A computed fold for a 65-nucleotide RNA from an Anaeromyxobacteraceae bacterium, annotated as Fluoride riboswitch aptamer (crcB RNA motif). The organism belongs to Anaeromyxobacteraceae, within Bacteria.
C1' cells in the first nucleotide's frame, strides 16, 4: 500500500569486489571450529578472502627463470 489475495523488487549465509545459481530471514536471517578453566566470559590453537562456481584484488608456502 491493497476490496481481498498479496506485497515493502531489501538484508543475510566466520576476513574484500564482481557475476550466475542455492538457501534463509522480514528487527530476524547472520556473528567459524577445538581443547582448557574460575565458563552469557577468559585463555591457548586450527582452517578458511566462494553458501556453490568462476573471475579479480590481497595473503602464504614451494618450485622454475
Nucleotide at each position: 500500500g491493497g476490496a481481498a489475495a498479496c506485497g515493502a523488487g531489501g538484508g543475510c549465509g566466520g576476513u574484500g569486489g564482481a557475476g550466475u545459481c542455492c538457501g534463509c530471514c522480514g528487527c530476524a536471517a547472520c556473528c567459524g571450529c577445538u581443547g582448557c578453566c574460575a565458563c552469557a566470559g577468559g585463555c591457548a590453537g586450527c582452517c578458511g578472502a566462494u553458501g556453490a562456481c568462476u573471475c579479480c584484488u590481497g595473503c602464504a608456502a614451494g618450485g622454475c627463470g